Model confidence (mean pLDDT): 81 of 100.
A computed fold for a 74-nucleotide RNA from a Bacteroidota bacterium, annotated as transfer RNA.
The RNAcentral record of the sequence draws on ENA.
Rfam family: tRNA.
[in-house]
RNA sequence: GGAUCGGUAGCUCAGUUGGUCAGAGCAGCAGACUCAUAACCUGCGGGUCGUAGGUUCAAGCCCUACCCGGUCCA
Numbered sequence: 001g002g003a004u005c006g007g008u009a010g011c012u013c014a015g016u017u018g019g020u021c022a023g024a025g026c027a028g029c030a031g032a033c034u035c036a037u038a039a040c041c042u043g044c045g046g047g048u049c050g051u052a053g054g055u056u057c058a059a060g061c062c063c064u065a066c067c068c069g070g071u072c073c074a
Stems, first nucleotide, its partner, number of pairs: 001073007010026004019057001028044004050066005
């Protein structure tokens, strides 16, 4: 340099042919339980969906460029 896969919550990830709410688990916080701690149970908070444009009535999802990471080729 080329090809390809990926980037969504603190971490690991899901998100269907564009529309219903941006979600799950873990972690954190609070409560409940306990003599107490842990585990289990209940609840809460946490996101400008990598960046910038474009298409559309509507974009995490489609298009373009760029940035970052993995793999392969040279």